Small-subunit ribosomal RNA from an uncultured prokaryote, 1440 nucleotides, folded computationally. The coordinates come from a structure-prediction model, not an experiment, and the mean pLDDT is 83. It matches the Rfam family "Bacterial small subunit ribosomal RNA". The sequence is in RNAcentral, with records from ENA.
RNA sequence: UCAGAACGAACGCUCGCGGCAGGCCUAACACAUGCAAGUCGAGCGAGAAGCAAUCUUCGGAUUGUGGAGAGCGGCGGACGGGUUAGUAACGCGUGGGUACCAACCUUCUGGUGGGGGAUAAUUGUUGGAAACGACAGCUAAUACCGCAUAAGCCCUACGGGGGAAAGAUUUAUUGCCAAAAGACGGACCCGCGUUGGAUUAGCUAGUUGGUGAGGUAAUGGCUCACCAAGGCAACGAUCCAUAGCUGGUUUGAGAGGAUGAUCAGCCACACUGGAACUGAGACACGGUCCAGACUCCUACGGGAGGCAGCAGUGGGGAAUAUUGCACAAUGGAGGAAACUCUGAUGCAGCCAUGCCGCGUGAGUGAAGAAGGCCUUAGGGUUGUAAAACUCUUUCACCAGGGAAGAUGAUGACGGUACCUGGAGAAGAAGCACCGGCUAACUCCUGCCAGCAGCCGCGGUAAUACGGAUGGUGCUAGCGUUGUUCGGAAUCACUGGGCGUAAAGCGCGCGUAGGCGGACUGAUCAGUUGGGGGUGAAAGCCCGGGGCUCAACUCCGGAACUGCCCUCAAUACUGUCAGUCUUAGAGUCCGGGAGAGGUGAGUGGAAUUCCUAGUGUAGAGGUGAAAUUCGUAGAUAUUAGGAAGAACACCAGUGGCGAAGGCGGCUCACUGGCCCGGUACUGACGCUGAGGCGCGAAAGCGUGGGGAGCAAACAGGAUUAGAUACCCUGGUAGUCCACGCCGUAAACGAUGAGAGCUAGCCGUCGGGCGGCAUGCCGUUCGGUGGCGCAGCUAACGCAUUAAGCUCUCCGCCUGGGGAGUACGGUCGCAAGACUAAAACUCAAAGGAAUUGACGGGGGCCCGCACAAGCGGUGGAGCAUGUGGUUUAAUUCGAUGCAACGCGAAGAACCUUACCAGCCCUUGACAUACCAAUAAUCUCUGAGAGAUCGGAGAGUACCCUUCGGGAACCUGGAUACAGGUGCUGCAUGGCUGUCGUCAGCUCGUGUCGUGAGAUGUUGGGUUAAGUCCCGCAACGAGCGCAACCCUUAUUGCUAGUUGCCAUCAUUUAAUGUUGGGCACUCUAGUGAGACUGCCGGUGAUAAGCCGGAGGAAGGCGGGGACGACGUCAAGUCAUCAUGGCCCUUACGGGUUGGGCUACAAACGUGCUACAAUGGCAGUGACAAUGGGCAGCUACCUCGCGAGAGGAUGCUAAUCUCCAAAAACUGUCUCAGUUCGGAUUGUUCUCUGCAACUCGAGAGCAUGAAGUUGGAAUCGCUAGUAAUCGUGCAUCAGCAUGUCACGGUGAAUACGUUCCCGGGUCUUGUACACACCGCCCGUCAAGUCAUGGGAGUUGGUUCUACCCGAAGGCAGUGCGCUAACCGUUCGGAAGCAGCUAACCACGGUAGGGUCAGCGACUGGGGUGAAGUCGUAACAAGGUAUCC
Repeated sequence: UCAGAACGAACGCUCGCGGCAGGCCUAACACAUGCAAGUCGAGCGAGAAGCAAUCUUCGGAUUGUGGAGAGCGGCGGACGGGUUAGUAACGCGUGGGUACCAACCUUCUGGUGGGGGAUAAUUGUUGGAAACGACAGCUAAUACCGCAUAAGCCCUACGGGGGAAAGAUUUAUUGCCAAAAGACGGACCCGCGUUGGAUUAGCUAGUUGGUGAGGUAAUGGCUCACCAAGGCAACGAUCCAUAGCUGGUUUGAGAGGAUGAUCAGCCACACUGGAACUGAGACACGGUCCAGACUCCUACGGGAGGCAGCAGUGGGGAAUAUUGCACAAUGGAGGAAACUCUGAUGCAGCCAUGCCGCGUGAGUGAAGAAGGCCUUAGGGUUGUAAAACUCUUUCACCAGGGAAGAUGAUGACGGUACCUGGAGAAGAAGCACCGGCUAACUCCUGCCAGCAGCCGCGGUAAUACGGAUGGUGCUAGCGUUGUUCGGAAUCACUGGGCGUAAAGCGCGCGUAGGCGGACUGAUCAGUUGGGGGUGAAAGCCCGGGGCUCAACUCCGGAACUGCCCUCAAUACUGUCAGUCUUAGAGUCCGGGAGAGGUGAGUGGAAUUCCUAGUGUAGAGGUGAAAUUCGUAGAUAUUAGGAAGAACACCAGUGGCGAAGGCGGCUCACUGGCCCGGUACUGACGCUGAGGCGCGAAAGCGUGGGGAGCAAACAGGAUUAGAUACCCUGGUAGUCCACGCCGUAAACGAUGAGAGCUAGCCGUCGGGCGGCAUGCCGUUCGGUGGCGCAGCUAACGCAUUAAGCUCUCCGCCUGGGGAGUACGGUCGCAAGACUAAAACUCAAAGGAAUUGACGGGGGCCCGCACAAGCGGUGGAGCAUGUGGUUUAAUUCGAUGCAACGCGAAGAACCUUACCAGCCCUUGACAUACCAAUAAUCUCUGAGAGAUCGGAGAGUACCCUUCGGGAACCUGGAUACAGGUGCUGCAUGGCUGUCGUCAGCUCGUGUCGUGAGAUGUUGGGUUAAGUCCCGCAACGAGCGCAACCCUUAUUGCUAGUUGCCAUCAUUUAAUGUUGGGCACUCUAGUGAGACUGCCGGUGAUAAGCCGGAGGAAGGCGGGGACGACGUCAAGUCAUCAUGGCCCUUACGGGUUGGGCUACAAACGUGCUACAAUGGCAGUGACAAUGGGCAGCUACCUCGCGAGAGGAUGCUAAUCUCCAAAAACUGUCUCAGUUCGGAUUGUUCUCUGCAACUCGAGAGCAUGAAGUUGGAAUCGCUAGUAAUCGUGCAUCAGCAUGUCACGGUGAAUACGUUCCCGGGUCUUGUACACACCGCCCGUCAAGUCAUGGGAGUUGGUUCUACCCGAAGGCAGUGCGCUAACCGUUCGGAAGCAGCUAACCACGGUAGGGUCAGCGACUGGGGUGAAGUCGUAACAAGGUAUCC
């Protein structure tokens, strides 16, 4: 990170049907229009239109009927419906309680008598645009008010006092009043539960309580007066932020987590704020008043409004529906009822938004069709799939019939569900994925285009991009996005951790809290069991029933893990009481050790300074120097003096202390600990949030002190630089007193306490026992090492636990940002403590393993260094390369391990390159057809390829007599061809580490594992060679040996080799006869093995010395190259995948180029000379080669060579002469050195030497006098030096390969350089040190802190203002009911006043957010700059 489940979802693609559900999550944003609460004439008065009758002056009037609309009155508008803004609250949930109310309903008791005065409607007048009024008059009631009565009721000081009613209708009811009770509903109180933040720690004056009064339906500071000073809070008050709560929903094994749409219960709200009225009930969604904002009307004076009811509109948004039908059903209001009203509700409409169901056909059907895709070209796959044939008709469509829902009537849905019939396979399939996780693979692009949930794909062979074929999954849906839970034991109650991964406070004392020894009794709070109440319904679960099934729905049960009451039990915990002694803890007595602490005193050594003496030129310091001191006398040395600081030896994983820490000696004061005794107390204990104290070094303040040392600073060095490391100086500081700071890798990286769990060996302090008196045993307390069980990721820990348990505290939850910012507390400051977020990454980290690496260590080896000899680097030339040039200078090789390399040999050819001219089935292969032998000779044109002409010539093999086969020419098509690309697609071959001694395996063992062991160790070797030891035992590839060669020799053989002996012969010679002794040749043997002796070693392996031997310890040399490394080299040796070209990137040909040339590099040759040059004399090799060849010998030429001629297919002939050597001469010079260059004449090869061969003669006679830094080879027949031969080759070598001749020097040794092996160590490396990686700066980008200020929200305090309103006071103005003596009174109204109070205002605070010039750091990012800090001893060990 993903796979699962869920969703009021949205988006993309797609869409046949039905059922059931769901549908503004955003702006509690603003709303046009319509509807959503009325009803009652059986309470009351009045009464329109219409109708009827009568009258009429025909205008109408009256009466009756009628009952609209409005009014008074009653009930209802407090229900139903909506929304989630507020609310962290008795708001909600749950369980209790009472000081209460209660319209309508039910039950019961009692009553309902007799009066009065008004008022709306209405009429008249009148104001206003309107809304709406004003005045006057009339009138009714179940409207209003007295009086009477009072069973019960209320008040009471127990004397008494107070208070009611309504009728209607016409005979049956229904109302009304009072009281009691019930039901439904409500009010208040309480226990418990209910988000985050302490970077919110103190809050509170009606605050907490009391008394009294008021108020309320009712308790209560609810309100007021007085009194007291309380109340809440670390078990989190107050403040801030967020949020309606619940049943439930979703996920989960569960515990939990997240959530609170639809349905249901409760609260809250109704444009915002405040307020009351009415009423049973409201402080009232579709009521009233006031204030405010907004919208509308207006005649400008004033008015009106509130969809968070149902539809609907605008807006916002990723996004959410019709201005539908009906009261038929269910329910509600009113009514006696009929009935009216009801956007509650019942239905319909829209939407795949979800869940459920159905369909898109079924059977047969291989020529395995066509087409598509792939292909190894055969085939495979799509695929029984299709076509074709035979069937069926669900759904949809058409036609007919047609419900239940309705107990009597009444049906919006609805001609719906359903039933019957009809036609015809007919109308009905998509989406995502296919690298791993994760089911499913192949072709076209080329780090582009793109993908991606994580890891990661894409740079020419992409199962990962896009398309296609095929496949997989789901299916009317499928994917994507978002959110939640799961997986995640990744906050761990169930169920985690803290030595090193994140994590033990630096240490102690101690408050609250938590936990706590033994016994007895009591109690029953916790705990356990039984019973009861409650835990709404719905939902989940179980069993049934109904829609054809299912979803859905109905019935019943269970469950709701909770709370409350009650009965019982009493082990444990708690509480209370008592007891206990020792086992916890402490006191006492007797001893003991100690750098424990504080203060005072004191001592010697050393350093520096001062004084004096001796003494003279240096001293000091370093890697080396210099700065510095010194002739004004230093350093050195002697004596004396002064000052400060620190205490050598003893000294010890020794001691003490809680930690930090403590070290000369003495004294004083003082803390703790240990041992022994067992007299005393009697659980007095452990831990410890806050709190308090102590706390290295550095630092700060004040005052002293200051010898040495020494930040800063200065100078000298080093260096590319050197603000460092090194040196010379040197101030704070280090020291003392007092006061701060409060941090460290304050570490055992290990909190404190208690119990339990093998041992062994040291050491410190004490006790006991034994004796052999300096040992042994034992015990308590410390301090170390090893080690079992156990634990641990491992490392490791292991009675001093990191083991097994208990108690308490602290802390952790990916890395970075960051222990930072802001806020707060502390501090004089430095700063400390507390402590985030945005953003960013897919890691960061631990332990261990294998490698690699180290300017780590040990051991060892190598021409690795050293010791030597000779070179290169300087010169000229040769050759190769880079570079440059060019039409082309073909291509490749590039540190060692490219560069005299591919190339064992470019004039043409080679040749691949360039220019020109030509060919197109082709120069070459296979197949087909036709014709024809092949082939050879001459000749013309052309630069040639090529294009023509003429002539000669007739065949071989097999045969079944047809033909086959071979060659040439012509034609056609498949194809040929490519030194074109990719060595990073490959095979093969090769280089290199390295002829280094290593690399592995099987089984066993150890380890969770990677891996280890073996292979390490002690010796030894050239060697993982051998021996010994060992949890290993064996084995393989390497080493060695076996092979070749060389050194000695026996035997065999004796020509072409040889010639001792015997002859022969010559000027000379094995020339000849003869021989095979010798040399030699080449075959087969022998020989060397540490075998023998001595020493050494462990008695081993081996080593050293010796003998013998031609050879001695691998005798010399060669071939032979383990596992692997370097994407090492080669597609141009060859082979080969893929790609590319096909009248050309193929083929042919002529000429040119590969040979160019300012300068650079490598490898060589020749020299610079006397160890030499020149001239002369003249002996001694070996390997090889030879017929298109080597050539003797003769002649010619100064010579290269030429002309003749001979032998040899080779131990026969030939190349063939070896050269250094020796003798003479030259005499130190640019030469008798050196030979470049140039001129000229020739020679040879070749078709052809111009570009561009080699050689010879003559002439010319350059640089160069031994080579800077640096660097190469070589250890004995080697280096050096001297020639010789072969391959390639017509010709061409200073190169390469090989051969012999002459023939040295040196190696003390392994410190150092380089490379390698092995063991070990460190590591932040693993592309492996050519590694990794840090910081500044510059530019880009992102988020964030500070910031003069500015804008807004919220809140507090003080004051001002004071609408409406109720309460209180007043009420001189006014008043129908009652009283009354008619004046008035009681009672009331308006008005006024006071306090309260919303909005508003002023001032000052707190807090949050936005913006902000400038500024601080931080993050990030293929290739910027400067250095190199860290990782190895990281080159000055690192770190705090």